[in-house]
RNA sequence: GAAGUUUGGGGCGAUGGAGUUCGCCAUCAAGUCCGGGCGCACCGGUAAUGACUCCUACCAACGG
Numbered sequence: 001g002a003a004g005u006u007u008g009g010g011g012c013g014a015u016g017g018a019g020u021u022c023g024c025c026a027u028c029a030a031g032u033c034c035g036g037g038c039g040c041a042c043c044g045g046u047a048a049u050g051a052c053u054c055c056u057a058c059c060a061a062c063g064g
Stems, first nucleotide, its partner, number of pairs: 010025004016055006033045004
């Protein structure tokens, strides 16, 4: 100096916050949705979750 491993911590997982849990990454990293389209133009679509639960915001329907 390089590679690997262990422990503690950190970051990330297409729009907010919190808890639990899973996965990924080691900082030029993980990550930055899908379809049509030559395309970075343009058009259409799902979704506040990686997953579960709660809260907030938004949307739809029904009732008062």
Record summary: The RNA shown here (Fluoride riboswitch aptamer (crcB RNA motif)) has 64 nucleotides and comes from Sporomusaceae bacterium UBA7701. Model confidence (mean pLDDT): 76 of 100. The sequence was found by an Rfam model in a public genome assembly. The source organism's lineage runs through Bacteria, Bacillati, Bacillota, Selenomonadales and Sporomusaceae.